Source information: A computed fold for a 72-nucleotide RNA from a bacterium, annotated as transfer RNA. The coordinates come from a structure-prediction model, not an experiment, and the mean pLDDT is 84. Its Rfam family is "tRNA". Rfam links the family to the GO term triplet codon-amino acid adaptor activity.

């Protein structure tokens, strides 16, 4: 220098173009003498950034930034 693959909640991870969800943690309530556990509930996302397409984008597409793997 080319070429692939990821980029979504505090972690890990979903999500066939049509309302962004789960586990796990946190935070409130109930159980208890308390505390662990167990059971309701909440809260927490400008979807790496910037445009295009498109009625509609996390999902197509094109530049740019991370990070890994792979040619030279």
């Nucleotide at each position: 220098g080319g070429g692939c693959u990821u980029g979504u909640a505090g972690c890990u991870c979903a999500a066939g173009g049509g309302u962004g969800g789960a586990g796990c943690g946190u935070c409130u309530c109930g159980u208890u003498c308390a505390c662990a556990g167990c059971g309701a509930g909440a809260a927490g996302g400008u979807u790496g950034c910037u445009g295009g397409u498109u009625c509609g984008a996390g999902u197509c597409c094109a530049g740019c930034c991370a990070a890994g793997c792979c040619c030279a």